[in-house]
Molecule: SAM riboswitch aptamer (S box leader)
Organism: uncultured Brevibacillus sp.
RNA sequence: UCUUAUCCAGAGAGGUGGAGGGGCAGGGCCCGAUGAAACCCGGCAACCGCAUGCAGCACAUGUUGGUGCCAAUUCCCGCGAGUCGAUCCAUGCUCGCAAGAUAAGA
Numbered sequence: 001u002c003u004u005a006u007c008c009a010g011a012g013a014g015g016u017g018g019a020g021g022g023g024c025a026g027g028g029c030c031c032g033a034u035g036a037a038a039c040c041c042g043g044c045a046a047c048c049g050c051a052u053g054c055a056g057c058a059c060a061u062g063u064u065g066g067u068g069c070c071a072a073u074u075c076c077c078g079c080g081a082g083u084c085g086a087u088c089c090a091u092g093c094u095c096g097c098a099a100g101a102u103a104a105g106a
Stems, first nucleotide, its partner, number of pairs: 001106007012041001014040003020031003026077003042070003047066002049063005074099001078097006
């Protein structure tokens, strides 16, 4: 870089630590000394792996391994189409695309 899948669910009232954080930039909106980041422990999930069930596949259950994740939809803000029964704009909703994140593969 490319491909595929998923992204409105879930996850501590613990220890160390001390002021920042929500990936970067801008805007917004939030979280934070009733203690941020980080580290440890703990947990969630089940993408890959593995185990068990099944003749096998699918599938189901589990999780000792490899990631991932543990405020808010991927916190919100992009583009297009449709729709909210006169028209336009805004907003909301639905669908698609883009961008991003994670996993597996190339």